Predicted 3D model of a 349-nucleotide part of an RNA (small-subunit ribosomal RNA, central domain) from a metagenome.
Its Rfam family is "Bacterial small subunit ribosomal RNA".
The RNAcentral record of the full RNA draws on SILVA.
Model confidence (mean pLDDT): 91 of 100.
Context: one part of a larger RNA
RNA sequence: CUGGGCGUAAAGGGCUCGUAGGCGGCUUCCUAAGUCAGUGGUGAAAUCCUGUGGCUCAACCACAGGCCUGCCCCUGAAACUGGGAAGCUUGAGGCUGUGAGGGGAGAGGGGAAUUCCUGGUGUAUCGGUGAAAUGAGUUGAUAUCAGGAGGAACACCCGUGGCGAAGGCGCCUCUCUGGCACAGUACUGACGCUGAGGAGCGUAAGCGUGGGGAGCAAACAGGAUUAGAUACCCUGGUAGUCCACGCCGUAAACGAUGAGAACUAGGUGUCGGGGGAUCUGCCCCUUCGGUGCCGCAGUUAACGCAUUAAGUUCUCCGCCUGGGGAGUACGGUCGCAAGGCUGAAACUC
Numbered sequence: 001c002u003g004g005g006c007g008u009a010a011a012g013g014g015c016u017c018g019u020a021g022g023c024g025g026c027u028u029c030c031u032a033a034g035u036c037a038g039u040g041g042u043g044a045a046a047u048c049c050u051g052u053g054g055c056u057c058a059a060c061c062a063c064a065g066g067c068c069u070g071c072c073c074c075u076g077a078a079a080c081u082g083g084g085a086a087g088c089u090u091g092a093g094g095c096u097g098u099g100a101g102g103g104g105a106g107a108g109g110g111g112a113a114u115u116c117c118u119g120g121u122g123u124a125u126c127g128g129u130g131a132a133a134u135g136a137g138u139u140g141a142u143a144u145c146a147g148g149a150g151g152a153a154c155a156c157c158c159g160u161g162g163c164g165a166a167g168g169c170g171c172c173u174c175u176c177u178g179g180c181a182c183a184g185u186a187c188u189g190a191c192g193c194u195g196a197g198g199a200g201c202g203u204a205a206g207c208g209u210g211g212g213g214a215g216c217a218a219a220c221a222g223g224a225u226u227a228g229a230u231a232c233c234c235u236g237g238u239a240g241u242c243c244a245c246g247c248c249g250u251a252a253a254c255g256a257u258g259a260g261a262a263c264u265a266g267g268u269g270u271c272g273g274g275g276g277a278u279c280u281g282c283c284c285c286u287u288c289g290g291u292g293c294c295g296c297a298g299u300u301a302a303c304g305c306a307u308u309a310a311g312u313u314c315u316c317c318g319c320c321u322g323g324g325g326a327g328u329a330c331g332g333u334c335g336c337a338a339g340g341c342u343g344a345a346a347c348u349c
Base pairs, nucleotide, nucleotide: 004320005319006318007303008302012317014201015200016199017198021194022193023192025088026087027086028085029084030083031082033081034080035077036076037075038074040072041071042070048066049065050064051063052062053061054060091191092188093187094185095184096183097182098181099180103177104176105175106174107173108172109171110154115149116148117147118146119145120144121143125136126135162169163168206247207246208245209244210243211242215241216240220236221235222234223233258316259315260314261313262312263311266294267293268292269291270290271289272288273287274286275285276284298305299304322349323348324347331342332341333340334339
């Protein structure tokens, strides 16, 4: 390279935008680069293959033909690909009108609860566990009432329900803002798909500077347990968790399933929109988009998947090639660091 693969065996990039590139709807005309046909030229000899012959055979040698799969000129064909021109509307986009939504950012506000503080009532325990103890409490705790402070998170609603590209998003109001669905359409006219590099986004933890700190809680201390107990349980408790700005760039970043398009039985639930029918509401029929379950054909090693495909096909990208060594070493590059990305070999089974 050919070939085979990537839900669970090795293998889908965490996600998006997008450069180069690859690929690309319907109709007509032109062209003739690709493509195809024919002629010619060239493709040294030897080698190789086939046949015949010469050394007594063979090796070896000679002759003839083939081969040299290729390249070039010329002539021709025009279906397909490419190029040029003109047109089209179904792909894509636009416009108008509706609509749902925890999509994003900022500002303001709210109540419940925990903790702490002050004051009142009140007195001996509280707390905690399997049982205890450490711990708290007569300098008055726990309980209870009133007031105050502060931080964080938003019970019920909440739903295989919604939104988002993914990460993710849930109290209320306002402002700014992205995407999406449906209906209508007399607009643009292939403007599309994918996407190596690249750029941006990216839970938690972690890092830098400054703030904040109620609860929780790595580390740490103590009490238990135990043969021991650097744990599980208990009492405490600091980073951190929160905010602003700047880094980090990883994950079981999972549907362990890349993106786009077309086609291929149904049944049932649910969310959003439209149409019809109707006592206008409920219900029913139908249609578009999403999200689940069941299931045929098909597929799969099986499990399972099954119009949200893992079925049947096409385009483009990423990735795999026995286990360990190893996501290590070295080098490069990014980072303040932690470390990330790229990524071997010896050896061994």